[in-house]
Context: one part of a larger RNA
RNA sequence: UGACGGGGGCCCGCACAAGCAGCGGAGCGUGUUGUUUAAUUCGAGGCUACGCGAAGAACCUUACCAGGGUUUGACAUGUUCCGGACAGCUUUGGAAACAAAGUCUUCCUUUAGGACCGGUUCACAGGUGUUGCAUGGCUGUCGUCAGCUCGUGCCGUGAGGUGUUGGGUUAAGUCCCGCAACGAGCGCAACCCUCGUCGUUAGUUGUAUUUCUCUAGCGAGACUGCCGAGAGAAACUCGGAGGAAGGUGGGGAUGAGGUCAAGUCAGCAUGACCCUUACGCCCUGGGCUACAAACACGCUACAAUGGCCGAUACAAUGGGCAGCAAACCGGCGACGGUGAGCGAAUCUCAUAAAGUCGGCCCCAGUUCGGAUUGCAGGCUGCAACUCGCCUGCAUGAAGUUGGAGUUGCUAGUAACCGCAGGUCAGCAUACUGCGGUGAAUACGUUCCCGGGCCUUGUACA
Repeated sequence: UGACGGGGGCCCGCACAAGCAGCGGAGCGUGUUGUUUAAUUCGAGGCUACGCGAAGAACCUUACCAGGGUUUGACAUGUUCCGGACAGCUUUGGAAACAAAGUCUUCCUUUAGGACCGGUUCACAGGUGUUGCAUGGCUGUCGUCAGCUCGUGCCGUGAGGUGUUGGGUUAAGUCCCGCAACGAGCGCAACCCUCGUCGUUAGUUGUAUUUCUCUAGCGAGACUGCCGAGAGAAACUCGGAGGAAGGUGGGGAUGAGGUCAAGUCAGCAUGACCCUUACGCCCUGGGCUACAAACACGCUACAAUGGCCGAUACAAUGGGCAGCAAACCGGCGACGGUGAGCGAAUCUCAUAAAGUCGGCCCCAGUUCGGAUUGCAGGCUGCAACUCGCCUGCAUGAAGUUGGAGUUGCUAGUAACCGCAGGUCAGCAUACUGCGGUGAAUACGUUCCCGGGCCUUGUACA
């Protein structure tokens, strides 16, 4: 000087408390461990791994396994020699890759040759092989916590200190006062985007309409600026005016110096080492989907604030040409047929759902719950057996609110409700967004957890 203390003081945070909804029990989905396996590819491991890489494993992907093949190679550059085709199509063999045969057949040109292709030779290619403890880059985390430093001066033999401590104050090393310090930098704040109000400009595809809603440019507006009370300053508390908005207005982007030899050699790049008729490459099939069990994150429920049936109302964000598809027809339905319109404020996905009105059920393992299983179908796709999604009929399991424990959340939030998108041929209970309905509670800081500042002790560095 730090780190640590079941030392002290001060302060903060959904940290506790006060509340609301959960998880932990059930069934299922997904991930992981374990076990199994020819293989169940690899990575991630307290917080900071476990719906994580993966924004989507039937083949492909794919890295794994079995079998079949290949060796200048699937890919790049150069090179020796030989050839003129290669490709496509057909036939045969084959599971395919591939092999053989037939057919067909180049371009430029100075006629030397070149381009392109095939065979061949040598350099080399290739490796998701190892090392994240050799690395770059990127990322997580403490933490959007308020800290981390420098120059000169001064103090100290020196390591270092001072500044940055102190008294107040703040969300903040924010600001004020004091002070052997005076200044400065990276952070904080502000500048950026967005929502809320108004003005203005413009407007079709929106509106019956000049208007208005809206769309999208420009600008205004909020600064404790004004008033009152309390005070030396900074500020803070209480109240008021005006205002759409009041004290960082709400949300986002933004992550200092460092910590964890944190994560990633499998995104990419890259040193070293290793493989080179194989640890490279091609293909078929299988596996990543196994299943006594354990854990993590979710979905659906256990019902009457409900379930079912009928009628009826109100969104926003988005997507669309190998696409979205209206209307009409067929089908109980998934869907099929035909196909207008739309590269979209025009057409379309597209009926939002919870809600409201009426009816049935009458507290039961039920008209709750939907797992599981059987049959019959639909769609995508060469192909749904391993191993997809959906529909109809039948079947109708556990489950009657969950032990110890534990999670999220302070307002348009939690909770409940649906919608869209990316990935994507097909496949969403996940993820990322969007709107609809819309609470309860916060006395407070004694305690648990994490963090900041000062101080104290130390046999630790």
Description:
The part of an RNA shown here (small-subunit ribosomal RNA, 3' major domain) has 461 nucleotides and comes from a Chloroflexota bacterium. The RNAcentral record of the full RNA draws on ENA and SILVA. Its mean pLDDT, the model's own confidence on a scale to 100, is 83.